Description: Predicted 3D model of a 1492-nucleotide RNA (small-subunit ribosomal RNA) from an uncultured prokaryote. Its mean pLDDT, the model's own confidence on a scale to 100, is 85. The sequence is in RNAcentral, with records from ENA.

RNA sequence: AGAGUUUGAUCCUGGCUCAGAACGAACGCUGGCGGCAGGCUUAACACAUGCAAGUCGAACGUGAAGCUGGAGCUUGCUCCAGUGGAAAGUGGCAGACGGGUGAGUAACGCGUGGGAAUUUACCCAGUGGUUCGGAAUAACUUCAGGAAACCGGAGCUAAUACCGAAUACGCCCUUCGGGGGAAAGAUUUAUCGCCAUUGGAUGAGCCCGCGUCGGAUUAGCUUGUUGGUGAGGUAAAAGCUCACCAAGGCGACGAUCCGUAGCUGGUCUGAGAGGAUGAUCAGCCACACUGGGACUGAGACACGGCCCAGACUCCUACGGGAGGCAGCAGUGGGGAAUAUUGCGCAAUGGAGGAAACUCUGACGCAGCCAUGCCGCGUGAGUGAAGAAGGCCUUAGGGUUGUAAAACUCUUUCGCUAGGGAAGAUAAUGACGGUACCUAGUAAAGAAGCCCCGGCCAACUCCGUGUCAGCAGCCGCGGUAAUACGGAGGGGGCUAGCGUUGUUCGGAAUUACUGGGCGUAAAGCGCGUGUAGGCGGCCUUCUAAGUCUGGUGUGAAAGCCCGGGGCUCACCCCCGGAAGUGCACUGGAAACUGGAAAGCUAGAGUACCGGAGAGGAGGGUGGAAUUCCUGGUGUAGCGGUGAAAUGCGUAGAUAUUCGAAGGAACACCAGUGGCGAAGGCGGCUUUCUGGACCGAUACUGACGCUGAGACGCGAGAGCGUGGGGAUCAGACAGGAUUAGAUACCCUGGUAGUCCACGCCGUAAACGAUGGGCACUAGUUGUUCGGGGUAUUGACCCCCUGAGUGCCGCAGCUAACGCAUUAAGUGCCCCGCCUGGGGACUACGGCCGCAAGGCUAAAACUCAAAGGAAUUGACGGGGGCCCGCACAAGCGGUGGAGCAUGUGGUUUAAUUCGACGCAACGCGAAGAACCUUACCUGGGCUAGACGACAUCGGACAGCCCCAGAAAUGGGGUCUUCCCGCAAGGGACCGGUGGUUCAGGUGCUGCAUGGCUGUCGUCAGCUCGUGUCGUGAGAUGUUGGGUUAAGUCCCGCAACGAGCGCAACCCCUGUCUCUAGUUGCUACCAUUUAGUUGAGCACUCUAGAGAGACUGCCCGUGUUAAACGGGAGGAAGGUGGGGACGACGUCAAGUCCUCAUGGCCCUUAUGUCCAGGGCUACACACGUGCUACAAUGGACGGGACAAUGGGUCGCAAACCCGCGAGGGGGAGCCAAUCCCAAAAAGCCGUUCUCAGUUCGGAUUGGAGUCUGCAACUCGACUCCAUGAAGGCGGAAUCGCUAGUAAUCGCGGAUCAGCAUGCCGCGGUGAAUACGUUCCCGGGCCUUGUACACACCGCCCGUCACACCAUGAGAGUUGGUUGUACCAGAAGUCGGUGUUUCAACCCGUAAGGGAGAUAGCCGCCCAUGGUAUGCCUGGUAACUGGGGUGAAGUCGUAACAAGGUAGCCGUAGGGGAACCUGCGGCUGGAUCACCUCCUU
Repeated sequence: AGAGUUUGAUCCUGGCUCAGAACGAACGCUGGCGGCAGGCUUAACACAUGCAAGUCGAACGUGAAGCUGGAGCUUGCUCCAGUGGAAAGUGGCAGACGGGUGAGUAACGCGUGGGAAUUUACCCAGUGGUUCGGAAUAACUUCAGGAAACCGGAGCUAAUACCGAAUACGCCCUUCGGGGGAAAGAUUUAUCGCCAUUGGAUGAGCCCGCGUCGGAUUAGCUUGUUGGUGAGGUAAAAGCUCACCAAGGCGACGAUCCGUAGCUGGUCUGAGAGGAUGAUCAGCCACACUGGGACUGAGACACGGCCCAGACUCCUACGGGAGGCAGCAGUGGGGAAUAUUGCGCAAUGGAGGAAACUCUGACGCAGCCAUGCCGCGUGAGUGAAGAAGGCCUUAGGGUUGUAAAACUCUUUCGCUAGGGAAGAUAAUGACGGUACCUAGUAAAGAAGCCCCGGCCAACUCCGUGUCAGCAGCCGCGGUAAUACGGAGGGGGCUAGCGUUGUUCGGAAUUACUGGGCGUAAAGCGCGUGUAGGCGGCCUUCUAAGUCUGGUGUGAAAGCCCGGGGCUCACCCCCGGAAGUGCACUGGAAACUGGAAAGCUAGAGUACCGGAGAGGAGGGUGGAAUUCCUGGUGUAGCGGUGAAAUGCGUAGAUAUUCGAAGGAACACCAGUGGCGAAGGCGGCUUUCUGGACCGAUACUGACGCUGAGACGCGAGAGCGUGGGGAUCAGACAGGAUUAGAUACCCUGGUAGUCCACGCCGUAAACGAUGGGCACUAGUUGUUCGGGGUAUUGACCCCCUGAGUGCCGCAGCUAACGCAUUAAGUGCCCCGCCUGGGGACUACGGCCGCAAGGCUAAAACUCAAAGGAAUUGACGGGGGCCCGCACAAGCGGUGGAGCAUGUGGUUUAAUUCGACGCAACGCGAAGAACCUUACCUGGGCUAGACGACAUCGGACAGCCCCAGAAAUGGGGUCUUCCCGCAAGGGACCGGUGGUUCAGGUGCUGCAUGGCUGUCGUCAGCUCGUGUCGUGAGAUGUUGGGUUAAGUCCCGCAACGAGCGCAACCCCUGUCUCUAGUUGCUACCAUUUAGUUGAGCACUCUAGAGAGACUGCCCGUGUUAAACGGGAGGAAGGUGGGGACGACGUCAAGUCCUCAUGGCCCUUAUGUCCAGGGCUACACACGUGCUACAAUGGACGGGACAAUGGGUCGCAAACCCGCGAGGGGGAGCCAAUCCCAAAAAGCCGUUCUCAGUUCGGAUUGGAGUCUGCAACUCGACUCCAUGAAGGCGGAAUCGCUAGUAAUCGCGGAUCAGCAUGCCGCGGUGAAUACGUUCCCGGGCCUUGUACACACCGCCCGUCACACCAUGAGAGUUGGUUGUACCAGAAGUCGGUGUUUCAACCCGUAAGGGAGAUAGCCGCCCAUGGUAUGCCUGGUAACUGGGGUGAAGUCGUAACAAGGUAGCCGUAGGGGAACCUGCGGCUGGAUCACCUCCUU
């Protein structure tokens, strides 16, 4: 410090996710030791038991047990004295500390810094005092009550308990005369106390400035409220309380209300700023079962005190009582989860005491827990035969791996034994026989966890087969998974390792540091203006901000630095620094602020002038539409893609005169004008707003922005009243259509218009807030002003204001913007923070309504998006090709048959091929075989191959069984080489394992081969250049070509694979050669038959020839094109072979090869028979026809390619024929197949189901073959079906082609309408490129990229999820009103009671106190009624997510009616229509402008 993830790829925006650190953690697996820390985050839930606050006899009165002595005597009891000191009590001090918890609290609670009107027991220092009296009361005794807790009456008694008097330096009050108030003693000394008061120290109380969470879907709150006076009250200021008076106080700088929360030092994270957090330790606060209350006291409204109320628990004799672990342990419960009912006061600290001492679950220790941090160990060295085993393997090896074994060595930790501290300054040690030291022991007792697709370090095998499973994100798994599970190996960390949760980081993803808003989310529709924020020049003053110095404070601990102590470290100790803050104070005066005085450059006012659809009202004009009246006139009009509805013989449309009424203002008209925006358009008039130019004068910062607020605000819509010509939601009809709730047509109502009032929204857009300043220009245009020249000015120049286009720098993700900024700065406002849910719900405000404004969450996804790129696509555009269309010729589709396919059938009808590019295809030939299928019968190392071994024949022949395979028997028996040994060949048997075998599966694991786009003209690369980049350029452009063919131009220059050429056949000629070929000349014959010849034909080898080479024209002077000459051939002469990068997971595992999987007495192999040949049907490809351009018969003519010895076969004979007999010749330019056929000549048929057509069927045969039943071909006789040229549709072909005619060959025993070839005869047509199909190039749009066979929207149906509303119902918090009102303080009263003081001898009285009662306040309870907020609910609304459901096709291309926004109506649904608006619309045309 970054990385993964949106795309085919790219850049950007943007979210999600990961790597880091941390934790009071938990869970899973594992676990040796020690040190130091930490340990209920949940139920402030309930608690059994024990302990956690007592102490003082030197304040006081009693005084048990025990002991000693004595007495009485019933010798084991009583009494007395002494000692003793338990125990409770009175009294004092402490129980307000220490310890716990975080419920409440948004507050002067906390933090920080100040303040004045206070108090402070114990402590310290000072001053002064401590005199004289008195009356009670617990304990105790006794009598009662009660179950108990406890309590009543009577009686006795002490004090440092209580009371009075005296005194008063200082103290308090004061009207300054005066008045008031104290004490306690104990003790042998010493001393400790006590009282008053002053000061200190410490603690505490109170007040103030500043800081301190979220919500405005909480906007108003408040009556003791705010202030005053007086009184009361407090330790103390104060409405703290009360009476009266005034009417204030708080709040957008967020009051009130709601939710949440103890605060801080710090802790975690972070570069920091920040963010999160507030365990342990420390400071403060609050609380102590819940609520209220006071008492005591220096201090409490009191955790282990009291009273009352409530809930709960316990005891009870039912009358009544007791209790409060959020102290330490511990229990139950809750929970993912958190320890021992331990030891000790030895240390530190605390309370009491004079002290000894007592108490202390504070504390010190120990126990449990890997909860964390730190440290140590589980051994070290040597050791290659690189052992065994495991795993992998290309079978060689590799790896585990110096790892192990083995040898040598060591003993940390552990264990055993011995010694043994410090902690303690005299005594006292829980820890503890601990730390530590020594000896012994034996490598001995001590390693796991996670991961290995990318991020992210680490790879193979097996299993599994979208299953099981994994997963933080992207994503893996559908038979070869480095992603699941196991194993081997590897990587990481290590007594731990992973997972989960949480926080910060990364995240500049809330942006102060440090982001944005044209199109990604984001500028309010526009203005006026309040608060606020910001603000021109000069001078002086001030010193709030600002800067600088000093002082105080910022607790300790922590962090950081230095040093020290535990063996190191963690940890601990000491010192320093820091603590960015706050306050006080001295100084400075530039800047900001404030005060004062000025200035004119900002702003404004006055004046002149012109421009303008600026606004409001009134008047008025013509054209057009419609309606009405009259005239003319007759059969149609209207409308559309085509029609129909509609109108019209009752006279329309058309035409013409007239009249009515409403609405809108053609041309001018213009990226022209005006306005803040919405918006504004005939003419004229009245009123009125703003801007601009020019020149002077004046005011003197009066300015900018603008949260709220207020106003304006297209269209639609609403209310009331008018008006109503046109157009036109709704509606009706007609069309279209599968449907058509639409697009089109005919009608048509609201509305459209006016007045008044609402509504307040739009793609209200420049998708661009306002203001000011600065930063190259060019060129239009509108309105002003000036200058030169000029008669004038429109032309030229300068200048101001507006409005456009282009363009530099700069900016931008790019597109683009560019003085009218999206550049560079300043000021102010608004807004954004992933997509969906959601321009939504709820709440509030507004509205008559429609609805508007404000505006969430649950849930869900890993994207959603912007710009640009390359493709692909478009019912986008341009250019250009092709038998693509058109022009022609002939077919198919109809018939019969052949053949293939589907389907069906079947035991099986083997398998594959499926648009073009499967279907006379694999198959160049299924009767058996083939054959893979079915049925049945057999075999199991096998039908075939290799090795070993044995035998020598096997075979053949014969017989038997059998369907055969096979089995049994018989017969017959050595092949080659070699001298031999032996070897080889062949056959059979046996054996075993590595095995054979498989037309079994996967063509989506593959090789190879093939099809197709397509013989289309394309596909790329290197370097350079441009672009952030994907990419572009080159390859585009202008011409041209069959062609990316060539030329020119050009930031490109070159190159490669393709094209073409090179190859073959054919067309002309030459040369060579002349048999089996040929025959002109000479002979010869029936015949090139023979002689002869090689001229010709032909054969087959070598050459020539054609190159736009020549001429003319066109073209750019080019490439090239058009024409011409010559030539056998002319612009590629014709044909073939040849198929770029790639596409289709195209085809083939059944040609072959091959990975993996599967079968192994069977999915292998052998055999027989059957099937592949089935047949209601459908399709493809063909053959034959339907006839006269023909059929039949007769005659006679002319080819070429080929094939032939397991063969072709002549002559001749037989048969009607297929064929049979026969066998010459031929291994073939020699012989044979072999007859070519159409054509030609002649005869006949005469338009008909025929002398067309030949299917089908009967009969008889031939041939092949082991065998023609299923199931061959052919022949003859007989039979003589459909069919009369074929619907929609569709195929081939551009010349020796189509059409037509026959011939040959492969396969093959036989079987050809198929296939591959050959020649014969031999046409028609092409104007042309609008259209269909396919293709190429350029361009454009795109939401497509599996690429239009794409993408994608909504209703409906089903399942699940969360949520809104809901008659209600049930909780919680809280407000208001009223009622009742415990305890208690205070006040009143006080007949009850009372010792102290006073009077009085006393009785009694007084003063004072007190029970009781009354009153105020008030916890709580109740009644009533609200607000807020949860749970739940029949039913209901939409939303989200789901597998391959249903209906349509809305959007993306001009998406087939351009889309979208607002609004209104309508409709199963997407949606449709009206009105207004936008371009974020394609295409074409025009206009304007700019550039060259």